[in-house]
The RNA shown here (Bacterial RNase P class A) has 374 nucleotides and comes from a Kofleriaceae bacterium. Lineage of the source: Bacteria > Pseudomonadati > Myxococcota > Polyangia > Kofleriaceae. The prediction has a mean pLDDT of 76.
RNA sequence: UGGAGUAACUAAGGUGAUCGCGUGAGUCUGAGACUUGUUCUUAGGCUCACGAGGAAAGUCCGAGCUUCAUAGGGCAUAGUGCUGGCUAACGGCCAGUCGGGGCGACCCGAAGGAAAGUGCCACAGAAAGUAAACCGCCCAGUUUGCUGGGUAAGGGUGAAAGGGUGCGGUAAGAGCGCACCGCCUGUCUGGUGACAGACAGGGCAUGGUAAACCCCACUUGAAGCAAGACCAGAUAGGAGUCGCGUGACCCGCGCUAUAAGCUCCGGGUUGGUUGCACGAGCCAAGUAGCAAUGCUUGGCCUAGAGGAAUGAUCACCACCGGCCGCGGGUAACCAGAGCCGGGACAGAACUCGGCUUACUGGUUACUCCGACAA
Numbered sequence: 001u002g003g004a005g006u007a008a009c010u011a012a013g014g015u016g017a018u019c020g021c022g023u024g025a026g027u028c029u030g031a032g033a034c035u036u037g038u039u040c041u042u043a044g045g046c047u048c049a050c051g052a053g054g055a056a057a058g059u060c061c062g063a064g065c066u067u068c069a070u071a072g073g074g075c076a077u078a079g080u081g082c083u084g085g086c087u088a089a090c091g092g093c094c095a096g097u098c099g100g101g102g103c104g105a106c107c108c109g110a111a112g113g114a115a116a117g118u119g120c121c122a123c124a125g126a127a128a129g130u131a132a133a134c135c136g137c138c139c140a141g142u143u144u145g146c147u148g149g150g151u152a153a154g155g156g157u158g159a160a161a162g163g164g165u166g167c168g169g170u171a172a173g174a175g176c177g178c179a180c181c182g183c184c185u186g187u188c189u190g191g192u193g194a195c196a197g198a199c200a201g202g203g204c205a206u207g208g209u210a211a212a213c214c215c216c217a218c219u220u221g222a223a224g225c226a227a228g229a230c231c232a233g234a235u236a237g238g239a240g241u242c243g244c245g246u247g248a249c250c251c252g253c254g255c256u257a258u259a260a261g262c263u264c265c266g267g268g269u270u271g272g273u274u275g276c277a278c279g280a281g282c283c284a285a286g287u288a289g290c291a292a293u294g295c296u297u298g299g300c301c302u303a304g305a306g307g308a309a310u311g312a313u314c315a316c317c318a319c320c321g322g323c324c325g326c327g328g329g330u331a332a333c334c335a336g337a338g339c340c341g342g343g344a345c346a347g348a349a350c351u352c353g354g355c356u357u358a359c360u361g362g363u364u365a366c367u368c369c370g371a372c373a374a
Base pairs, nucleotide, nucleotide: 001370002369003368004367005366006365007364008363009362010361011360013317014316015315016314017313018312019311021051022050023049024048025047026046027045028044029043030042031041032040033039034037053345057356058355060354061353062352063351064350065224066223067222068221072251073250074249078219079218080217081216082096083095084094085093086092097111098109099108100107101106112215113214117213118212119209120208121207134155135154136151137150138149139148140147141146163181164180165179166178167177168176183202184201185200186199187198188197189196190195228274229273230272231271237265238264239263240262241261243255244254245253281300282299283298284297285296286295287294288293319342320341321340322339323338327334328333
């Protein structure tokens, strides 16, 4: 100095002025209501405080919370799938093992079982699981056209051809024999474990696919804030049914025969309050741990709309990019002042932990691979 990898933070600004929004607290001035009270609703003024994101997006997981509901069991369904930890939990995170990619820092993994069973491996090819001989090689015969036998080392087809490489051997070949690797069995060592390593022996053999059905292990109620609760106000019921009750089915439990419930047709209200923000919350320090994260101490309160608020204008400064080049440097290069231009993805709606997707600028730290100079 160029390119790359990983992690964390930040947010397109700051300052001032003018005008304009929403919420909360306090206070003042009215209006209305009835419960005559620091009650409720509503309008306005003043003061103070606060007012979108790292993804607010997707609605893909998990939960808090609400209802069914007094609420259980079975079956089914669905999800996950190497080991060990973290967490409220998860399909998440951390660490590791194995496999794959990369020169490397690192990245990715749908990573249990094929000896429980079923299915599939098209086409091509001689042959794709009770496998196989097209070309070729060798031997014999021969009418020189071919026929018979042996072979699976070489070639072809294919995603894949039935262990691989080498040496010996053979008519030519073949685990036929040997060495190493691979595979199987057994023992030992290390590790919590997944696994790794060593030694001995063995037959040289027993394809692939489960992101196919399936088997195994663990987990698994449903619906959802448009859930629900309360107030005000209005109205109009009718018919059917021996059942009804938040995935289907069964058992149990509960409600119900004056009918409740369920189903269909029809009508009224579509107003207000609440749920609605103190949280598995945030920040800092210490401590345990490789880490995720836990614990202790101290500090802080940071939107709550209800058709949906946080905006507009002006000035100066900052940041980024480009042009130029006062100057610096051995070189590669850096670069004042000045001028021009620029601003990504994108807006809470009950809340939180994740994942995925979109996208841009900056800062910091560590690491890898090159080039140049000393």